[in-house]
Context: one part of a larger RNA
RNA sequence: UUGGGCGUAAAGGGAGCGCAGGUGGGACGGUAAGUCUUUCUUAAAAGUGCGGGGCUCACCCCCGUGAGGGGAAAGAAACUAUCGUUCUUGAGUGCAGGAGAGGAAAGCGGAAUUCCUAGUGUAGCGGUGAAAUGCGUAGAUAUUAGGAAGAACACCAGUGGCGAAGGCGGCUUUCUGGACUGUAACUGACACUGAGGCUCGAAAGCCAGGGGAGCGAACGGGAUUAGAUACCCCGGUAGUCCUGGCCGUAAACGAUGGAUACUAGGUGUAGGAGGUAUCGACCCCUUCUGUGCCGGAGUUAACGCAAUAAGUAUCCCGCCUGGGGAGUACGGUCGCAAGAUUGAAACUC
Numbered sequence: 001u002u003g004g005g006c007g008u009a010a011a012g013g014g015a016g017c018g019c020a021g022g023u024g025g026g027a028c029g030g031u032a033a034g035u036c037u038u039u040c041u042u043a044a045a046a047g048u049g050c051g052g053g054g055c056u057c058a059c060c061c062c063c064g065u066g067a068g069g070g071g072a073a074a075g076a077a078a079c080u081a082u083c084g085u086u087c088u089u090g091a092g093u094g095c096a097g098g099a100g101a102g103g104a105a106a107g108c109g110g111a112a113u114u115c116c117u118a119g120u121g122u123a124g125c126g127g128u129g130a131a132a133u134g135c136g137u138a139g140a141u142a143u144u145a146g147g148a149a150g151a152a153c154a155c156c157a158g159u160g161g162c163g164a165a166g167g168c169g170g171c172u173u174u175c176u177g178g179a180c181u182g183u184a185a186c187u188g189a190c191a192c193u194g195a196g197g198c199u200c201g202a203a204a205g206c207c208a209g210g211g212g213a214g215c216g217a218a219c220g221g222g223a224u225u226a227g228a229u230a231c232c233c234c235g236g237u238a239g240u241c242c243u244g245g246c247c248g249u250a251a252a253c254g255a256u257g258g259a260u261a262c263u264a265g266g267u268g269u270a271g272g273a274g275g276u277a278u279c280g281a282c283c284c285c286u287u288c289u290g291u292g293c294c295g296g297a298g299u300u301a302a303c304g305c306a307a308u309a310a311g312u313a314u315c316c317c318g319c320c321u322g323g324g325g326a327g328u329a330c331g332g333u334c335g336c337a338a339g340a341u342u343g344a345a346a347c348u349c
Stems, first nucleotide, its partner, number of pairs: 004320003007303002012317001014200004021193003025087007033080002035076008048066007090190001091187003094183004102176007109153001113149008124135002161168002205246006214240002219235004257316006265294011298305002322349003331342004
């Protein structure tokens, strides 16, 4: 390479947008580039396919005839392509609706915690397996009143909702994105995927300026222990929070790329729509979208998956090819740095 794969054995890019490229709905007509047919021509032989023949067979050798490459001409028009016309089911727009922790900014609220002030009050408090360090007669802990600060939002809360992923949860307002249902008014294939590229991207970390209640790497102390650079306890700095800028990684997980179509059911739940029923609301039935559980065919090495497929197919992208060495070295790119990304070999089993 051919081929085979990627939930758990190696392997789905963290996620989206999107240029090039690849792929692409129905009808009619034209062209004839691909495609197919015929004829001519060209290309040494050997080789190779087929049919014969000669060495006793075979290997081997000989003869005949094909296939395959290039060029030209004539023809075919189903498929691909291309040009033109057209259609509406894919896609999008409009209109009518309801749902949502989707995003950004501003403001507000209560509980708790800590601190400060004042009152009451007196000898302990705290902590643990047990203790001690620690705090406290300079009046602590407890309790009452007032004040300040920062951070997070109990109940509601739900394999509930929203978002592409990361993620999003007190309340109100402003701005704003997307999805869903119904309708069928409009456009008329405008679509899918997407190497590069661009954007987003938890936590930690970095830079500058703020902020700092609680928690708390590092660090100090007390215990435990043979030791204890830990687990437990008392403290506590960065950090955690905000603004602006970087970093670009995670078990970034459903360890499962995206899109489309098809393939038994049952039962929850969220958001709609239609019907039935009714005075009305429920109930019940149908249907669309999402999210769970169970399960048949099928599939799988098994576990399991099973209309949210890991089933049956098509298109496009990414990735894998024994373990270690190693996500290392070197070089490139990016970064303030930490490092990230790309990514070997020798050697060894």